[in-house]
RNA sequence: CGAGACGGCCGGAUGGCUGCGCGUCGAACGGGGCAACCCGAGCGGCGUGAGGAAAGUCCGAGCUCCCCAGCGCAGGGUAGUGGGUAACACCCAUCCGCCGCGAGGCGAGGACCAGCGCCACAGUGACGAUGCCGGCGAAAGCCGGAGUGAAACGCGGCAAGCUCUACCCGGAGCAAGGCCAAAUAGGAGGGCGACGCUCGGUUCGCCGGGCAGACGUGCGCUGCACAGCCCUCGGGUCGGCCGCAUGAGCCGUCGGGCGACCGACGGCCUGUAGAUGGAUGGCCAUCGUCGUGCCGCUUCGGCGGCGCGGCACAGAACUCGGCUUACAGGCCGCCUCGCUGG
Numbered sequence: 001c002g003a004g005a006c007g008g009c010c011g012g013a014u015g016g017c018u019g020c021g022c023g024u025c026g027a028a029c030g031g032g033g034c035a036a037c038c039c040g041a042g043c044g045g046c047g048u049g050a051g052g053a054a055a056g057u058c059c060g061a062g063c064u065c066c067c068c069a070g071c072g073c074a075g076g077g078u079a080g081u082g083g084g085u086a087a088c089a090c091c092c093a094u095c096c097g098c099c100g101c102g103a104g105g106c107g108a109g110g111a112c113c114a115g116c117g118c119c120a121c122a123g124u125g126a127c128g129a130u131g132c133c134g135g136c137g138a139a140a141g142c143c144g145g146a147g148u149g150a151a152a153c154g155c156g157g158c159a160a161g162c163u164c165u166a167c168c169c170g171g172a173g174c175a176a177g178g179c180c181a182a183a184u185a186g187g188a189g190g191g192c193g194a195c196g197c198u199c200g201g202u203u204c205g206c207c208g209g210g211c212a213g214a215c216g217u218g219c220g221c222u223g224c225a226c227a228g229c230c231c232u233c234g235g236g237u238c239g240g241c242c243g244c245a246u247g248a249g250c251c252g253u254c255g256g257g258c259g260a261c262c263g264a265c266g267g268c269c270u271g272u273a274g275a276u277g278g279a280u281g282g283c284c285a286u287c288g289u290c291g292u293g294c295c296g297c298u299u300c301g302g303c304g305g306c307g308c309g310g311c312a313c314a315g316a317a318c319u320c321g322g323c324u325u326a327c328a329g330g331c332c333g334c335c336u337c338g339c340u341g342g
Base pairs, nucleotide, nucleotide: 001338002337003336004335006333007332008331009330010329012287013286014285015284016283017282018281020049021048022047023046024045025044026043029040030039031038032037051313055324056323058322059321060320061319062318063173064172065171066170075169076168077167078166079165080094081093082092083091084090095109096107097106098105099104110164111163115162116161117158118157119156127154132145133144134143135142136141177242178241179240180239187233188232189231190230191229192228196211197210198209199208200207201206216226217225218224219223249268250267251266252265253264254263255262256261288311289310290309291308292307293306294305295304296303297302
């Protein structure tokens, strides 16, 4: 210098104008309240506002509810060995096998001495057997050999076939779930109204008849029921609040470990995303960076100036740990192979 292997990191910066969510402060306005004060839609100031994958929702958890009475079967999952972790199908180390000159990479790597099933082509024959050659034998057959094949009679090969073994697994998911709580209509309880008039009888307690009757109806005859009106209570709905932003958190130092990782100490997260039709946007300028055209300089490696074009993948919605997938451009560390110079 060229070609590679592995691991880690960044993934535009600054300013201006304008717009949006959330928080907070301010001065008015409107509403409620005896008051303290509370609520509301705007206005103004200040602060703050996506990611390494926020994605796919593929694994594993926290948390919540259901169930709580355990065990088994069925079903699903994992699979060398050891370790890490809250847990995992993740990660680390290592053995074995395969690939690569190598740095390294990949592995669906428990068990065919339980049973069943399958074994292409070739080959006599793929578990059912004996075609060919040689030897022995009267024969049946036995022994040896050649040949085919991944595997040939032998505990043959295959579990990315059923199966067996060991271990793990209850279900649903933040639209989980909890709290507060209108109007209207249902539900439950209570209350309200005509103390009626009149005749007769009476043991003076009432009894019987007639009329009237709020107010619609019925029984009935002063009350009851439905209905009506009023009050109270309860459940659900509209709506609001919580869950919900401090967490298996991040950074540094030291210590342990080959490593994944763990422990101790110190610091940080200022309210600092928290929407609920769902904000985090748009435009411009300068710089940065990449590509390219022209011009100039050059020690021919490049450098400078001007112009043009590009700067990705993609966006929270309960929260974490992983995996997978997408991604313009760039940086760092370590290692391998080849060529060359001293």